[in-house]
The RNA shown here (Bacterial RNase P class A) has 356 nucleotides and comes from Deltaproteobacteria bacterium RIFOXYD12_FULL_57_12.
């Protein structure tokens, strides 16, 4: 100076007019009217996952089903964070991934001889020359073909032998641990895929603030009283008839019942912010200190103006024209993740080259 990685941050400002939602005050019986004062985000958004809260259910366990997967920490609790460990990419800063394929079952296009208790198409050795036997060294063909490489053997060829490295077992040390190191034995176990079934460890009861919870105009059906009517059929009280009483029916009333509507839930909370201490960090702990929408068909706008930033042109000191200023918009709340998003600016880190 040029590129590059990785983390944080801001995300229009101000006045006027018009208006709209909340507190509190004042007038007023409420309405409503006047002051005053607050009034959307870094994602409020997608509702992916994890809780609070509410209501239903539940002795306790087991299956079924779903979920999650390195290890160890953090958190209320996580599919979230952080340190770390293995492995892939990268010169490097740094970034992706993450239980098991030697328990079983099943898939593996297309090209190839063959996609798996293997096989022989080219090639190479053999002789008995065949629809022969060996052979996985080389070719070929694939995303992937039975440990790498070199030396010895060999007809030729192969862990068939040895040495390094690779795997497997088993041991010793180190680490809380995931693992590393480092020794010995074994000639090699026999491809990938588990977001295919499965197998192993943990986890999970269900529904959601249109949860629930109270007041309550009305309707349906209910019970309860009171006051009427009973043409006709029964029943009790009688030997009969009135009567009266169950009964049937109308009004009224009252309780209950919940619909419209209203009020809670709903704004003090796993909050914020500064300082100091632990801790590698994620976080945590202690003292001050602050209070910051809460609407309900859904308020937070609108329309001017001056000024910021950035792009382009013209001038290139000032200035002058023109265009941009983004994603989006609370609805019980909270801790994550994803995604969107003009224009900018901070911090660490890396590699090139150049100067000192």
């Nucleotide at each position: 100076u040029g590129g590059a990685g990785c983390g944080g941050g801001u995300g229009c400002a101000u006045g006027a007019u018009c208006g709209c939602u909340g507190g509190c005050c004042g007038u007023u019986u409420u309405u409503a009217c006047g002051g005053u004062c607050a009034g959307a985000g870094g994602a409020a958004a997608g509702u992916c996952c994890g809780a609070a809260c509410u209501c239903c259910g539940c002795a306790g366990g087991g299956c079924a089903g779903g979920g999650u997967g390195g290890u160890u920490c953090g958190u209320a609790a996580c599919g979230c964070g952080a340190a770390c460990c293995g492995g892939g990419a990268g010169c490097g800063a740094u970034u992706c991934c993450g239980g098991g394929a030697a328990a079983g079952u099943g898939c593996c296009a297309c090209a190839g001889a063959a996609a798996a208790c293997a096989u022989a198409c080219c090639g190479c050795c053999g002789c008995a020359u065949g629809u022969c036997g060996g052979u996985a060294a080389g070719g070929g063909u694939g995303a992937a073909a039975a440990g790498g490489c070199g030396a010895g053997g060999u007809a030729a060829g192969a862990g068939c032998u040895c040495a390094c490295c690779g795997c497997u077992u088993u041991c010793a040390u180190g680490g809380c641990g995931a693992c590393a190191u480092g020794a010995a034995a074994g000639g090699c176990a026999g491809g990938g895929c588990a977001a295919a079934c499965c197998c192993c460890a943990c986890c999970c009861g269900g529904a959601g603030c249109a949860a629930g919870a109270c007041c309550a105009a009305a309707u349906a059906g209910g019970a309860a009283a009171a006051c009427g009517u009973c043409u006709g059929a029964g029943g009790g009280c009688u030997g009969c008839c009135c009567g009266u009483c169950c009964g049937a029916u109308g009004u009224u009333u009252u309780c209950g019942g919940g619909u419209a509507g209203g009020u809670c839930g709903c704004g003090u909370g796993a909050g914020g912010u500064g300082c100091c201490g632990g801790g590698c960090g994620a976080c945590c702990g202690g003292c001050a200190u602050c209070c910051u929408a809460g609407a309900u068909a859904a308020a937070u706008g609108a329309u001017c103006a001056u000024g910021g930033c950035c792009c382009u042109g013209g001038u290139u000191u000032u200035c002058c024209a023109g265009g941009g200023u983004a994603c989006a918009g609370a609805a019980u709340u909270c801790g994550g993740c994803u995604u969107a998003u003009a224009a900018c600016c901070c911090g660490c880190u890396c590699c090139a080259a150049a100067u000192u």

A source record names the gene rnpB. Its Rfam family is "Bacterial RNase P class A". The family's RNA type in Rfam is ribozyme.